[in-house]
Record summary
Two RNAs folded together computationally: RNase P RNA and transfer RNA, 490 nucleotides in total. It holds a member of the Rfam family "Bacterial RNase P class A". By type it is a ribozyme. The prediction has a mean pLDDT of 75.

């Protein structure tokens, strides 16, 4: 200098016109109150003037919590969820630090292989020695183990090659993703923990560590224990549901919903013993229509789940709160290996409701690529991503054009 | 904004972790002057995607794209 990983940042700046949301002041018109001065309005302005107007993810909505409402005595079943210690935190399936495990790498020992060490990665890392069930094909045999070639004794057949039929055995062959501890000596008829040494492994004691777990040990045991719980399940630990369209307040119009008010009388027919009951018809009172208001006409009603009218409540349409000052943000101090906490000091930055933050242009930055008057404060051309707040707030997962820093690998050049 | 659900042939859908299946459509033969129906035969898939568990994935897990459905308040 080049690639390349891995963590950590940043992710355009100034300005003009002309538009958009919101707050604040202030103006004219317009309404309602008031004798006025003036107030007030859930009016309007294409009047002015100020201010403030997106992100690292605001994105998926996967976690987990603040808020609100409903449920709720305590406990058990059942149902999600999580799963090596420890610690952080409001919480969490995050985040830190450790622990084994694993794969590459270097180093010891003469060296392969095992060991050990030490660096980098990576691991959804309780339990298959409680039980169920599965492991296609293939293979004897897929988990109460077995026996296809082979290899071995024995008997039988045959001249012999070799064959049959009983038995032994799992080392070798094959089959399979996986094959019932591994090497290696000894021992066998041939063989195997059969015996022995190493190494795995299981138990049991000490010993260190909160703890995961690690060291020891002339300890015990030949070895029971294949695999998978992102299969049912055990075992431990956690979780009420619901979501800001949660939830409160104001409160029309129409519909409905409780509760109240109200005038009836005559006179005829008919049933009825009779109390009354039906129909008709006069007067009268109530209400609707005839646009108001009188007369007048019509219709309806007269003791009522009708109709008129007054009250009361709920809830809709809007309307206002919730709502944006919080587990914030920067920054220094201490405590801590880290996450992280504490203290001081500073600072504030959208809060719209279908939904604003947008567009043109110049100028500067930063990349890339070409050109020389050949290395520069140089001309030209291009490129500046992903994406859009919707109650917040902590992680997580995606996207993402360019740059910056910091460690490691690796490869050229000079010394 | 909130909650939920479903991606398999061209089309509607089935599918014990072991070779993906059905109806319909499509193609091609017979039939039949021709069509239609009707026989018979015959292709048809990254099982959205990208990773993980497992010998082994449409099927289990995780993550991502599209698509659908619901959602004031009382009662």
């Nucleotide at each position: 200098c080049c690639a390349g990983g891995c963590g950590g940042g940043c992710g355009g700046g100034c300005a003009a016109u002309c538009g958009c949301c919101c707050c604040c002041g202030u103006g004219c018109c317009g309404c309602g109150c008031g004798c006025a001065g003036g107030c007030g309005c859930u009016g309007g302005c294409g009047g002015c003037g100020g201010g403030g107007g997106a992100g690292g993810a605001a994105a998926g909505u996967c976690c987990g919590g603040a808020c609100u409402c409903c449920a709720c005595a305590g406990g058990g079943c059942g149902g999600c969820g999580u799963g090596c210690u420890g610690g952080c935190u409001a919480a969490c399936g995050g985040c830190c630090a450790g622990g084994g495990g694993u794969g590459c790498g270097g180093c010891u020992u003469c060296a392969c292989a095992a060991a050990g060490c030490c660096g980098c990665g990576u691991c959804a890392c309780g339990g298959a020695g409680a039980g169920u069930g599965c492991c296609a094909c293939a293979g004897a045999a897929a988990a109460c183990a077995u026996a296809c070639c082979g290899c071995c004794g024995c008997g039988c057949c045959g001249c012999a090659a070799g064959g049959c039929g009983c038995g032994g055995u799992a080392a070798g062959g094959g089959u399979g993703a996986a094959a019932a501890g591994g090497u290696g000596c000894g021992g066998u008829a041939a063989g195997a923990g059969c015996g022995c040494a190493c190494c795995g492994c299981u138990c049991c004691g000490c010993c260190g560590g909160c703890g995961a777990c690690g060291g020891c040990g002339c300890g015990a045991g030949g070895c029971a224990g294949g695999g998978a719980a992102a299969a049912c399940c055990c075992c431990a630990c956690g979780c009420g549901g619901a979501g800001c369209a949660a939830g409160a307040c104001c409160a029309a119009a129409u519909a409905g919903g409780a509760g109240g008010g109200g005038a009836g009388u005559c006179u005829c027919g008919c049933c009825g013993c009779a109390a009354g009951g039906c129909g008709a018809g006069g007067c009268g009172c109530g209400g609707g229509c005839c646009g108001g208001c009188c007369c007048g006409g019509u219709c309806c009603g007269c003791u009522a789940g009708c109709a008129c009218u007054c009250u009361c409540g709920g809830g809709u349409a809007g309307g206002u709160c919730g709502c944006u000052a919080g587990a914030g943000g920067c920054g220094g101090c201490c405590a801590g290996c880290a996450a992280u906490g504490g203290c001081c000091g500073u600072u504030c930055g959208a809060g719209a409701g279908g939904a604003a933050u947008g567009a043109u242009u110049g100028c500067c930055g930063c990349c890339c690529c070409g050109c020389c008057u050949u290395u520069g404060c140089g001309c030209g051309a291009g490129g500046u991503a992903c994406a859009g707040a919707a109650u917040c707030c902590g992680g997580c997962u995606u996207a993402u054009a360019g740059c910056c820093c910091g460690c490691c690998u690796g490869g050229a050049c000079c010394a | 904004g909130c909650g939920g659900g479903a991606g398999u042939a061209g089309u509607u859908c089935a599918g014990c972790g072991g070779u993906a299946g059905a109806a319909c459509g499509c193609c091609a033969g017979c039939u039949u002057c021709c069509c239609a129906a009707g026989c018979u035969g015959g292709a048809u898939g990254u099982c959205g995607c990208c990773g993980g568990u497992u010998c082994g994935a449409u099927c289990c897990c995780g993550g991502u794209c599209u698509c659908c459905c619901g959602c004031u308040c009382c009662a």